[in-house]
The RNA shown here (Lysine riboswitch aptamer) has 180 nucleotides and comes from Salisediminibacterium halotolerans. The source organism's lineage runs through Bacteria, Bacillati, Bacilli, Caryophanales and Salisediminibacterium. Its mean pLDDT, the model's own confidence on a scale to 100, is 76. It was read from a public genome assembly, where an Rfam model found it.

RNA sequence: AGGUGAGGUAGAGGCGCAAAUGCGAUCAGUACGGCUUUUGAACUGCGGGGAAGUGAUGAAAAAGCCGAAAAGGAGUAUUUGCCGAAGUUUGCAGCGGUCCCGCCGCUUGCAGGCUGGGGUGCCGCCGAACAGGCGGUGCACUGUCACAGCACCAACUUGCUGUGGAGGACUACUGACAAU
Numbered sequence: 001a002g003g004u005g006a007g008g009u010a011g012a013g014g015c016g017c018a019a020a021u022g023c024g025a026u027c028a029g030u031a032c033g034g035c036u037u038u039u040g041a042a043c044u045g046c047g048g049g050g051a052a053g054u055g056a057u058g059a060a061a062a063a064g065c066c067g068a069a070a071a072g073g074a075g076u077a078u079u080u081g082c083c084g085a086a087g088u089u090u091g092c093a094g095c096g097g098u099c100c101c102g103c104c105g106c107u108u109g110c111a112g113g114c115u116g117g118g119g120u121g122c123c124g125c126c127g128a129a130c131a132g133g134c135g136g137u138g139c140a141c142u143g144u145c146a147c148a149g150c151a152c153c154a155a156c157u158u159g160c161u162g163u164g165g166a167g168g169a170c171u172a173c174u175g176a177c178a179a180u
Base pairs, nucleotide, nucleotide: 007174008173009172010171011170014083016082017081018080019079020078021077022076023075032067033066034065035064036063037062038061042054043053044052046102047101048100049099086115087114088113089112090111091110092109093108094106095105096104097103116142117141119139120138121137122136123135124134125133126132144165145164146163147162148161149160150159151158
């Protein structure tokens, strides 16, 4: 003096991700409550069991009339945090659905796996839904890197085309030891 690059700082992808609050729809004239009628012994609303309750002063169920929601999900506006943003899945733990078991769920925690991103077709699941979400799979699109080819060029570079990979990545800056 040059190089490598553990670590660090800052960034890019775009219908980009997530959260909070407000608004009006949908949920729904549904659940639920009251009255009347029918009916006549069961019922406690995911299944089974037990307990504790309700019930001939009429359970469960059905019809009519009156009154009448909410949550979740989606949209929109504003704000905030961001680019493994975030999502999903498995196991364990915790909490909830009256108690137990199963089952289901979660603004939860830990450990592991998968996914670069948005869109979309099909299948399955959730959902009131033809909205939407999740998973799998296919299709192109897009960003990034590598390789190959082409164009400009003395060259580098840049652009285009094709193929492939993955975010532990990519870009910029910084940056340690040893060795030379």